Predicted 3D model of an 89-nucleotide RNA (Glycine riboswitch aptamer) from Pseudoduganella armeniaca. The coordinates come from a structure-prediction model, not an experiment, and the mean pLDDT is 81. Rfam family: Glycine riboswitch aptamer. Its Rfam clan is "Glycine riboswitch clan". Its family is annotated with glycine biosynthetic process in the Gene Ontology. On this family, see Mandal et al., Science 2004: "A glycine-dependent riboswitch that uses cooperative binding to control gene expression".
RNA sequence: AACGCGGUAUCGGGAGAGUCUGGCCCCGCCAGCGCCGAAGGAGCAACCGCCCCGUCAAUCUCUCAGGUACAAAGGACCGGUACCGCACG
Numbered sequence: 001a002a003c004g005c006g007g008u009a010u011c012g013g014g015a016g017a018g019u020c021u022g023g024c025c026c027c028g029c030c031a032g033c034g035c036c037g038a039a040g041g042a043g044c045a046a047c048c049g050c051c052c053c054g055u056c057a058a059u060c061u062c063u064c065a066g067g068u069a070c071a072a073a074g075g076a077c078c079g080g081u082a083c084c085g086c087a088c089g
Base pairs, nucleotide, nucleotide: 004086005085006084007083008082009081010080011079012078013077018033020032021031022030023029024028034068035067036066040064041062042061043060048054049053
């Protein structure tokens, strides 16, 4: 160096839930109620520790936020490529 790990960028794939009700300056917006979890956020286990507390994860839980006909956008996660860093050598 390759392989591996982390980050960034880019490309591809990517779910769920109301064509609900009402209003308005009307394919858009606002409000209400219901619903969804895979942006983000919050909460908890075992282990461990300086031990009546601390630490502590998620695709689990909560729905603050977000989303909720089609489309668009977003989208955890997966894969490809490039770059940077770490480790190995």